[in-house]
Context: one part of a larger RNA
RNA sequence: UGACGGGGGCCCGCACAAGCGGUGGAGCAUGUGGCUUAAUUCGAUGCAACGCGAAGAACCUUACCUGGGCUUGACAUGCCCGUCGUACUUGGUCGAAAGAUCGAGGUCAGUUCGGCUGGACGGUGCACAGGUGCUGCAUGGCUGUCGUCAGCUCGUGCCGUGAGGUGUUGGGUUAAGUCCCGCAACGAGCGCAACCCUUGUCCCUAGUUGCCACCAGGGAGUGAUCUGCUGGGCACUCUAGGGAGACUGCCCGUGACAAGCGGGAGGAAGGUGGGGAUGACGUCAAGUCAGUAUGGCCCUUAUGUCCAGGGCUGCACACGUGCUACAAUGGGCGGUACAAUGGGACGCUAAGCCGCGAGGCGGAGCCAAUCCCCAAAACCGCCCUCAGUUCGGAUUGGAGUCUGCAACUCGACUCCAUGGAGCUGGAAUCGCUGGUAAAGGCGUAUCAGCUACGACGCCUUGAAUACGUUCCCGGGCCUUGUACA
Numbered sequence: 001u002g003a004c005g006g007g008g009g010c011c012c013g014c015a016c017a018a019g020c021g022g023u024g025g026a027g028c029a030u031g032u033g034g035c036u037u038a039a040u041u042c043g044a045u046g047c048a049a050c051g052c053g054a055a056g057a058a059c060c061u062u063a064c065c066u067g068g069g070c071u072u073g074a075c076a077u078g079c080c081c082g083u084c085g086u087a088c089u090u091g092g093u094c095g096a097a098a099g100a101u102c103g104a105g106g107u108c109a110g111u112u113c114g115g116c117u118g119g120a121c122g123g124u125g126c127a128c129a130g131g132u133g134c135u136g137c138a139u140g141g142c143u144g145u146c147g148u149c150a151g152c153u154c155g156u157g158c159c160g161u162g163a164g165g166u167g168u169u170g171g172g173u174u175a176a177g178u179c180c181c182g183c184a185a186c187g188a189g190c191g192c193a194a195c196c197c198u199u200g201u202c203c204c205u206a207g208u209u210g211c212c213a214c215c216a217g218g219g220a221g222u223g224a225u226c227u228g229c230u231g232g233g234c235a236c237u238c239u240a241g242g243g244a245g246a247c248u249g250c251c252c253g254u255g256a257c258a259a260g261c262g263g264g265a266g267g268a269a270g271g272u273g274g275g276g277a278u279g280a281c282g283u284c285a286a287g288u289c290a291g292u293a294u295g296g297c298c299c300u301u302a303u304g305u306c307c308a309g310g311g312c313u314g315c316a317c318a319c320g321u322g323c324u325a326c327a328a329u330g331g332g333c334g335g336u337a338c339a340a341u342g343g344g345a346c347g348c349u350a351a352g353c354c355g356c357g358a359g360g361c362g363g364a365g366c367c368a369a370u371c372c373c374c375a376a377a378a379c380c381g382c383c384c385u386c387a388g389u390u391c392g393g394a395u396u397g398g399a400g401u402c403u404g405c406a407a408c409u410c411g412a413c414u415c416c417a418u419g420g421a422g423c424u425g426g427a428a429u430c431g432c433u434g435g436u437a438a439a440g441g442c443g444u445a446u447c448a449g450c451u452a453c454g455a456c457g458c459c460u461u462g463a464a465u466a467c468g469u470u471c472c473c474g475g476g477c478c479u480u481g482u483a484c485a
Stems, first nucleotide, its partner, number of pairs: 001485002003482003007479007015469002019432005026324008034315002042053002064310007073128001077127003080123005088105007108118003130299002133297003139293001141288003144284001146282001151190006157166003170181003196276004201244007210234002215231003218227003247270001250264005326425001330384006342373003347366002352361003391422001396417007438461007
C1' cells in the first nucleotide's frame, strides 16, 4: 500500500422487510449429469454452465459410428504433359449410393496459318492442398462478470531515507469523485452527467391512410340510419421531416449568505419526466483454437475427402429452465366487440364451394399506409353445482391431412375412442416498486416441414405493498486490528 475480520462509523441496491405471483409435489416439453451404446460428435460447469453455442438434428446439416469408395485429392495457385471430336448432353454393365467400367452424340475464338496465342477441360508427376486434430495456460478479436457500481489515474509542487503519501482526506450535499465550502496543494485525463434514439404535449410543412368534420352525388334499407363508393376538402386521426417545451427558470420556507433540500404556482410533463443505447482502470491464466484469424505441435492412400445406413431423439435414475393443470374469479355452448409490432412474389392469399376437422378446390387483390396474413381474454345469454366431476389432459387404439426424393428408427397437425397422475405442493427457493407484477392473445427470425411450451418483440386488461434499515446477500467511502501478500 492492499486484502481480510462472526471490528467500528456513514450510505446504497427488490438486499431484507411489506405485498402479489411463482419454483420445489403431478404430467408433459426442453437442457444437463449419470448410465447405456458401434456411435449416443464437440464445447459451456457456483453466482457469471444447464429452453446455453442450436434464430429449426428425418436425408442434408454432422463434426460421431458401421460399411463401401477416392487418392494432386471435395477446394486454391504454379510448373510439366495431353486433348480442343474440349466443355457439355446421353446410353449400357456392377452397385445401396459414391464410385468403377464400356460406349454414343456434340462441337471454341484470335491468328503472322506454326497446335502459335488465349481460354476451357482432362491426365500423370511435383510443389502443395486439406484437417470441426491438440494447446483459450502461446495469441488476436469478441464476450461474460463485479457493475451503469462511482470509482481509476496523471503532470507539477509539497512531505517521507524508501515503499509511498498528499491531491482523492475533512464539513455539508447528490443517483453520481454531483456540486459547494475548507485544506500543501494547484490543475488535468478516463469514468458520472450532457450530447444520440424512443415515448409523453403543442406548432409548422406535406397529404392516393383518415373524415360526412363541411358541401354535392351514388348504393343498401319501409324508416331511423348505415356505407369513403364518387366528386370535393386536409379540419381532425395518422404518417414523417422540422421546430418549441423543463432550466430548480418563478414564489415561500430551510441551510454556512453556498451547494442543495422541503413545499407551492404555472404546465402535457418537475426536479435525471419514462424507456433504450452507452460499461472507466482493472479482476476471474473467466469463456471461445468448433464463427473467423493465428504461433507451435501432430495426421498426409489418412486425424484428408465422397457416399449409404445408423447415431446426435438411446433410459433403473438425479438436477435446472419452462408449459399445462389441480377448477366455479371456473368449464362448455351460442352471440357480439376492440389492438399494436411485424411479414408477404419460388410469396401473402380474399370471396365462394367441399370436408365434423386438419385441409382441399378455387382464384379476386397485392412488389403493398392501397390487397392479404388478423386477435384472445373482456362483455351478453344459457347449461354445469363441488364431484377426481361437463375439472384435468397424459397415455394408448383406430382413421386421416400436409410438407418433403423419403416421416420405420425420428415430423407437425386433425377427427373418433381412451381417459392416467394431479384436490395448491416438505426443507428450501425465485421474480417484481407502475402502465410494473399478474393475466390474455398477436407478430417475427431460423425454416420445405417441424419437436416453439424456446428466443426476441408487440399490443389488450391491469393490481397490492414499502413502517423501516435491527437482521441475510452484494457493493461504496472513512477508520481500526492482523503471525496474510
Small-subunit ribosomal RNA, 3' major domain from a metagenome, 485 nucleotides, folded computationally. The RNAcentral record of the full RNA draws on SILVA. Rfam family: Bacterial small subunit ribosomal RNA.